[in-house]
Molecule: Bacterial small signal recognition particle RNA
Organism: Ammonifex sp.
RNA sequence: GGCCGGGUCCUGCGCGGCGGAGCGUCCCGAACCGUGUCAGGUCCUGACGGAAGCAGCACUAAGGGAAUGUCUCCGGGUGCCGCAGGGUGGCCCGGCCGGA
Numbered sequence: 001g002g003c004c005g006g007g008u009c010c011u012g013c014g015c016g017g018c019g020g021a022g023c024g025u026c027c028c029g030a031a032c033c034g035u036g037u038c039a040g041g042u043c044c045u046g047a048c049g050g051a052a053g054c055a056g057c058a059c060u061a062a063g064g065g066a067a068u069g070u071c072u073c074c075g076g077g078u079g080c081c082g083c084a085g086g087g088u089g090g091c092c093c094g095g096c097c098g099g100a
Stems, first nucleotide, its partner, number of pairs: 001097008009086006015079002018075005023069002025066004034059004042051003
């Protein structure tokens, strides 16, 4: 100096991981405009009994919070990951050949 191969580069597919969202679990959560039960009191009734129903309590809705995954979706300057294809100017590694 030349040649070959590989990496760095690009694309596609796949695997794992990270972040977000959904779904699921738990908790909080309604003065009235949710449900149930409705003390007290109110109303109807000659009486028996009945009606509506405030507070309270319970359950939850909207919504919020905590931890998380056998699940689903989305995303990337995610990964000394894998496979295939592409590129060949530069850089790195290895091999071969030739010259000084």